The RNA shown here (Guanidine-I riboswitch aptamer) has 104 nucleotides and comes from Bhargavaea cecembensis.

[in-house]
RNA sequence: CGAAAUGUCCCCUAGGGUUCCGCGGUGCCAAGCGCGCCGGACUGGUCCGAGAGGGGGCUCACGGCUUUGUUGCCGUGCCACGGAAGGACAAAAGCCUGGGAGAA
Numbered sequence: 001c002g003a004a005a006u007g008u009c010c011c012c013u014a015g016g017g018u019u020c021c022g023c024g025g026u027g028c029c030a031a032g033c034g035c036g037c038c039g040g041a042c043u044g045g046u047c048c049g050a051g052a053g054g055g056g057g058c059u060c061a062c063g064g065c066u067u068u069g070u071u072g073c074c075g076u077g078c079c080a081c082g083g084a085a086g087g088a089c090a091a092a093a094g095c096c097u098g099g100g101a102g103a104a
Base pairs, nucleotide, nucleotide: 007058008057009056010055011054012053015048016047020045021044022042023039024038025037026036027035028034060077061076062075063074064073065072079099081102085097086096087095
């Protein structure tokens, strides 16, 4: 430098915040666990969520076995340090820019 492979999608987790629920505080009250306000240096539910975390589907390549038949099955697909800044949703993040810049 090149390459259907550093592929693509889904579920989940580490992590993340605070719209909604819950929780804590507080005000009002027609007294109805009703209506507001504040709090994520509130465990949580909803929610967001990894290239460098886990699992799965599909696809691709190669190898093996197999079938009348490129049909089906099995295996392999490594490695991976990383800002600052900006962006989205209510907001933040290991999200996105981004396997980027840079380093080695």
The organism belongs to Bhargavaea, within Bacteria.
It was read from a public genome assembly, where an Rfam model found it.
The prediction has a mean pLDDT of 80.
Of the family's consensus pairs, 100% are formed in the model.
Its Rfam family is "Guanidine-I riboswitch aptamer". About the family: This family represents a conserved RNA structure found upstream of the ykkC and yxkD genes in Bacillus subtilis and related genes in other bacteria. The function of this family is unclear although it has been suggested that it may function to switch on efflux pumps and detoxification systems in response to harmful environmental molecules.